[in-house]
């Protein structure tokens, strides 16, 4: 980097260094000299792997294995704005405006 698969309207920020950026791209809007990226230090959410426990389903039984429930927090992710909103399709036409599916990124796992 590819590539499968779930998920993406919930939830959670305070120091200190730092000094002018940033919200992935594009438009839009927005956030920032009352301090942006960035790195540090604590603290926190949330439950994908993961780790327990009972219970059910497959299994004659064990052993295995699958499932959701419940708890815990080891490995990650995360901590303005729904992935901050739209980008292309359809919902006869043209504009808006909602709705709906994509795409296109993120994030966990697998696989190469």
């Nucleotide at each position: 980097c590819u590539u499968c698969u779930a998920u993406c309207c919930a939830g959670a920020g305070a120091g200190g260094u730092g000094g002018a950026g940033g919200g992935a791209c594009c438009g839009g809007c927005c956030c920032g000299u009352u301090g942006a990226a960035a790195c540090c230090u604590c603290g926190g959410c949330a439950a994908c792997c993961u780790g327990a426990a009972a219970c059910a389903g497959c299994g004659u039984a064990a052993a295995g294995u699958u499932g959701g429930u419940u708890c815990a927090a080891g490995g990650u992710g995360c901590c303005a704005a729904u992935u901050c909103c739209g980008g292309c399709a359809g919902a006869a036409a043209a504009a808006g405006a909602u709705c709906u599916g994509g795409a296109a990124g993120a994030u966990a796992g697998g696989a190469g």
Model confidence (mean pLDDT): 84 of 100. The RNA shown here (SAM riboswitch aptamer (S box leader)) has 112 nucleotides and comes from Leptolinea sp. UBA4782. NCBI's taxonomy places the organism under Bacteria, Chloroflexota, Anaerolineae, Anaerolineales, Leptolinea.